[in-house]
Molecule: c-di-GMP-I riboswitch aptamer
Organism: Thermoleophilia bacterium
RNA sequence: UCGAUGAUGUGGCACCCCUGUCGUGAGGCAGGCUCGCAAAGCCGUUGGAUCUCCGCUCCGGAGACAGCCUGGCUACCUUC
Numbered sequence: 001u002c003g004a005u006g007a008u009g010u011g012g013c014a015c016c017c018c019u020g021u022c023g024u025g026a027g028g029c030a031g032g033c034u035c036g037c038a039a040a041g042c043c044g045u046u047g048g049a050u051c052u053c054c055g056c057u058c059c060g061g062a063g064a065c066a067g068c069c070u071g072g073c074u075a076c077c078u079u080c
Stems, first nucleotide, its partner, number of pairs: 003080002006077001012037002017032006035067001041073003047069002050064006
């Protein structure tokens, strides 16, 4: 340096819920909490699932979500 490996390291993130705020809404953001996570880091122009709104022809359009799956990119340490 490259590939593989995973918690027994340093640390990191933060489910649900609560408060405030934005949004028609799904949800987003900030703070508190910490269920869990070896990519629970990033990507919604890889493809799906689910959810919302509008049409209202079970078909279409516009959104949400990566801590649902899949895919892509990047990365610390241990061990091989």